[in-house]
RNA sequence: AUUUUAUACAGAAGAGGGGAGAGAACGGGCUCCACGAACCUCUGGCAACCAUGCGCAGGCCCUAACCAUACCGCGCAACGGUGCCAAUUCCCGCCAAAUUUAUUUGGACCUAUAAAAU
Repeated sequence: AUUUUAUACAGAAGAGGGGAGAGAACGGGCUCCACGAACCUCUGGCAACCAUGCGCAGGCCCUAACCAUACCGCGCAACGGUGCCAAUUCCCGCCAAAUUUAUUUGGACCUAUAAAAU
């Protein structure tokens, strides 16, 4: 970098540096920002994808019937690998449905993150 799978209305900020932008890209909207944006560092935290530990004993396997281990599953923990800490991925854009006719719902696309493979 590409592909696949899963998730994305929950959650979690202080300090120092920095000095004007930021919210992925394009268009529109809306919002944040000199009461200090992006970004960097430190500290703290959130979450539970992977890993790990513990518990349960539902599934699978096995068996004449059970049991145990492993695996899957569920729950708890949070020392490790990532990620994240304004607003739903901030909202809309494409398709469909419903009606209240400009809103609601569902889906797709895009994007992000994780894990795996190449």
Annotation: SAM riboswitch aptamer (S box leader) from a Lewinellaceae bacterium, 118 nucleotides, folded computationally. The model forms 97% of the base pairs in the Rfam consensus. Its mean pLDDT, the model's own confidence on a scale to 100, is 82. It was read from a public genome assembly, where an Rfam model found it.